Predicted 3D model of a 133-nucleotide RNA (c-di-AMP riboswitch aptamer (ydaO/yuaA leader)) from Actinoplanes rectilineatus. The coordinates come from a structure-prediction model, not an experiment, and the mean pLDDT is 75. Taxonomically the source falls in Actinoplanes (Bacteria, Actinomycetota, Micromonosporales, Micromonosporaceae). It was read from a public genome assembly, where an Rfam model found it. Of the family's consensus pairs, 92% are formed in the model.
RNA sequence: UCCCCGUGGGCGCCGUUUGCCGUGAAAAGCGAGCCGGGGAACCACUACGUGGGGUGAAUCCGCGCAAGCGGUAGGGCUACUUCUUCCAGCCCGAAUCCGUCAGCUAACCCGGUAGGCGGCCAAGCGGAAGAAA
Numbered sequence: 001u002c003c004c005c006g007u008g009g010g011c012g013c014c015g016u017u018u019g020c021c022g023u024g025a026a027a028a029g030c031g032a033g034c035c036g037g038g039g040a041a042c043c044a045c046u047a048c049g050u051g052g053g054g055u056g057a058a059u060c061c062g063c064g065c066a067a068g069c070g071g072u073a074g075g076g077c078u079a080c081u082u083c084u085u086c087c088a089g090c091c092c093g094a095a096u097c098c099g100u101c102a103g104c105u106a107a108c109c110c111g112g113u114a115g116g117c118g119g120c121c122a123a124g125c126g127g128a129a130g131a132a133a
Base pairs, nucleotide, nucleotide: 011118012117013116014115018032021029033113034112035111036110037109038108043103051101052098053097054096055095060071061070062069063068074092075091076090077089078088080130081129082128083127084126086124
């Protein structure tokens, strides 16, 4: 100097999944923030089962015996933040839960606050507004 592995710290990304109190450290719990479900009137719907429904961007189409492949509605990232143009580039386009049951829905009721990754100043340009230096 280079390469590989591990650990810690900080930074960043997907996602609601952040923060405070509490503790020797935790946990339970409380509170705030964010998210989800149930639940009137009015309105909507009017079945036949091959049930129906929820969370989520993750639907749908074609090919294939299958595995899988190609595309697609939709979604994400590109390092100060937000908005925006673009045939800019790179990706995702899953999984799972309820259990015959749920449309919307004020009051009200019940929950979640997980998990998974990245790279080392570099990873698009332009326009607008703002911030910081």